The prediction has a mean pLDDT of 76. The RNA shown here (SAM riboswitch aptamer (S box leader)) has 90 nucleotides and comes from Actinomyces bowdenii. Taxonomically the source falls in Actinomyces (Bacteria, Bacillati, Actinomycetales, Actinomycetaceae).
RNA sequence: CGACCAUCCAGAGCAGCCGAGAGACCUGGCUCGACGACGCUGCAGCAACCCCCUUCGCGGUGAGGGUGCUUCCGCCAGGACCGAUGGAGG
Numbered sequence: 001c002g003a004c005c006a007u008c009c010a011g012a013g014c015a016g017c018c019g020a021g022a023g024a025c026c027u028g029g030c031u032c033g034a035c036g037a038c039g040c041u042g043c044a045g046c047a048a049c050c051c052c053c054u055u056c057g058c059g060g061u062g063a064g065g066g067u068g069c070u071u072c073c074g075c076c077a078g079g080a081c082c083g084a085u086g087g088a089g090g
Stems, first nucleotide, its partner, number of pairs: 001090001004087005013043005021032003025079005044070003049066003052062001053060002074082001
């Protein structure tokens, strides 16, 4: 990078930095934001996809390792060669 599989209404927040837009894209709406949003960093936490442990296996426990996530149904409706995360493989 392209193709495949699974998941995307459960769960889990504080501090610091930054400084104007943000909620992926288009249209329409709605919402958040100088009482500092969005983003970034640190710590803490949640979950259990892979590894690990266990089982003949299905399955199961833990949360040690690799990821992910922590306001929200991916904000809603319609749209499209949509997107995100993980896994296995080329």